Transfer RNA from Methylobacillus sp., 74 nucleotides, folded computationally.
C1' cells in the first nucleotide's frame, strides 16, 4: 500500500433481506429476605447505535467518506 471483518449500556453480545417504544445476560444502585454475609426475588438508573454526510415518509440496518481494532496479501 491492497482486501476483508468488527465497532450497539461499565463488560460480553442480540437486533431475522429498513417500520413505528433500542434489548438480553453479567455488573452497578435501592429494596425484600437473613442475626449478618452469600445466594434468591423485585425495582431503578445507565445508550447522540465509532465520527460526518447522503438516500428515504421512516436508517442500528442501505450508500459515500473518515477513525479505531483484528486478520490476510504484498
Nucleotide at each position: 500500500g491492497g482486501u476483508g471483518a468488527u465497532g450497539u449500556a461499565g463488560c460480553u453480545c442480540a437486533g431475522c433481506c429498513g417500520g413505528u417504544u433500542a434489548g438480553a445476560g453479567c455488573g452497578a444502585u435501592g429494596g425484600a429476605u437473613u442475626c449478618a454475609u452469600a445466594a434468591u426475588c423485585c425495582a431503578u438508573a445507565g445508550g447522540u447505535c465509532g465520527a460526518g454526510g447522503g438516500u428515504u415518509c421512516a436508517a442500528g440496518u442501505c450508500c459515500c467518506c473518515c477513525c479505531a481494532u483484528c486478520a490476510c496479501c504484498a
The sequence was found in a public genome assembly. The source organism's lineage runs through Bacteria, Pseudomonadati, Pseudomonadota, Betaproteobacteria and Methylobacillus. Rfam family: tRNA. Rfam classes the family as a transfer RNA. Gene Ontology term of the family: triplet codon-amino acid adaptor activity.